[in-house]
Context: one part of a larger RNA
Molecule: large-subunit ribosomal RNA, domain IV
Organism: Gleimia sp. 6138-11-ORH1
RNA sequence: UCAUGGUUAAGGAACUCGGCAAAAUGCCCCCGUAACUUCGGGAGAAGGGGGACCCCACGCGGACACUCACGACCAUGUGAGAGGCUUUGCUGGGGGUCGCAGUGAAUAGGGAGAAGCGACUGUUUACUAAAAACAUAGGUGCGUGCGAAGCCGUAAGGCGAUGUAUACGCACUGACGCCUGCCCGGUGCUGGAAGGUUAAGCGGAAAGCUCAACACCCCUGUGGGUGUGAAGGUUUGAAGUUAAGCCCCAGUAAACGGCGGUGGUAACUAUAACCAUCCUAAGGUAGCGAAAUUCCUUGUCGGGUAAGUUCCGACCUGCACGAAUGGCGUAACGACUUCUCCGCUGUCUCAACCAUGAACUCG
Numbered sequence: 001u002c003a004u005g006g007u008u009a010a011g012g013a014a015c016u017c018g019g020c021a022a023a024a025u026g027c028c029c030c031c032g033u034a035a036c037u038u039c040g041g042g043a044g045a046a047g048g049g050g051g052a053c054c055c056c057a058c059g060c061g062g063a064c065a066c067u068c069a070c071g072a073c074c075a076u077g078u079g080a081g082a083g084g085c086u087u088u089g090c091u092g093g094g095g096g097u098c099g100c101a102g103u104g105a106a107u108a109g110g111g112a113g114a115a116g117c118g119a120c121u122g123u124u125u126a127c128u129a130a131a132a133a134c135a136u137a138g139g140u141g142c143g144u145g146c147g148a149a150g151c152c153g154u155a156a157g158g159c160g161a162u163g164u165a166u167a168c169g170c171a172c173u174g175a176c177g178c179c180u181g182c183c184c185g186g187u188g189c190u191g192g193a194a195g196g197u198u199a200a201g202c203g204g205a206a207a208g209c210u211c212a213a214c215a216c217c218c219c220u221g222u223g224g225g226u227g228u229g230a231a232g233g234u235u236u237g238a239a240g241u242u243a244a245g246c247c248c249c250a251g252u253a254a255a256c257g258g259c260g261g262u263g264g265u266a267a268c269u270a271u272a273a274c275c276a277u278c279c280u281a282a283g284g285u286a287g288c289g290a291a292a293u294u295c296c297u298u299g300u301c302g303g304g305u306a307a308g309u310u311c312c313g314a315c316c317u318g319c320a321c322g323a324a325u326g327g328c329g330u331a332a333c334g335a336c337u338u339c340u341c342c343g344c345u346g347u348c349u350c351a352a353c354c355a356u357g358a359a360c361u362c363g
Base pairs, nucleotide, nucleotide: 001358002357003356004355005354006353007352008351010349011348014347019344027051028050029049030048031047036041038175052097053096054095055094056093059090060089061088062087063086064084066081067080068079069078070077098102110342111341112340113339114338115337116336117334118333122134123133138173139172140171141170142169143168144167150159151158152157176329177328178327179326181259182258183257186256187255188252189251190250191249192248195247196246197245201241202240206236207235208234209233210232213228214227215226216225217224218223260278261277262276263275264274287321288318299315300314301313302312303311
């Protein structure tokens, strides 16, 4: 000097991002116990009192011995009864004794108020994250009529399910309460089939190439050149015909998603119930709102403090809340997050001492 323990005057969170760490509470019995509430809870709420040992009397049991009955495979049996200078245990009462202290050591909740999020128990990043993330019961939509849909497999086959729409699969939401507004123009999905477009296939008009033969020219020649060109072969191939799809027409938002601007107006001012106008598929309803969302911002007002960028209650000017990508509440619950209070303390003012271990120095 460090580490791990222990103690500390006065103060008691002044420490610090933050009461981190430590301290405190702790068991049993009795009294007593609020808001709120889904009437179950909250609740061990909170807050108080008692606890050792000795003696006394009473009360309530057990055992033992006794009496009676049953029981003859069970025998240390079962049941009932009355009484006790027998023995043993317990609650409460009275009296007394000791200590600072009696669950005398050890083990054994700190509590309260408010807000956010998530209903809850549960699950998770084996080895930096346990949470507000995931799951959940409940809700809704879509698919599926059974050889089901869906999934695994090339297949056979299997799961689904030895189930059958009160079932199974998928997606979203996430207890409960009150609710869940408007938009189908875009994208998706479902339905429709009149018209347009559209593949291979069918079709085969027409055209090209090849070529027998013929005609003409050159030529000594059985040769050469030019032209026409049947049948056959071959290549290309128009019209026509033809499905789903797409275009098109409808429906559908607890499908993906979206949910305006400008100007003016009231007898102080301000504001605008009101009016006008442009655009849109429709212009954000209820509820909430500086919020886990608010940039400006430490918004403004109120509360709490002597003093509060956090916190709580309001306001609404919502940069950029908003209704199952759910909205707003909510008792209970949470090793969650934030704020406050009581208790408590070496966290601190501000350090000190002790014990043990280590480093270091000396021997």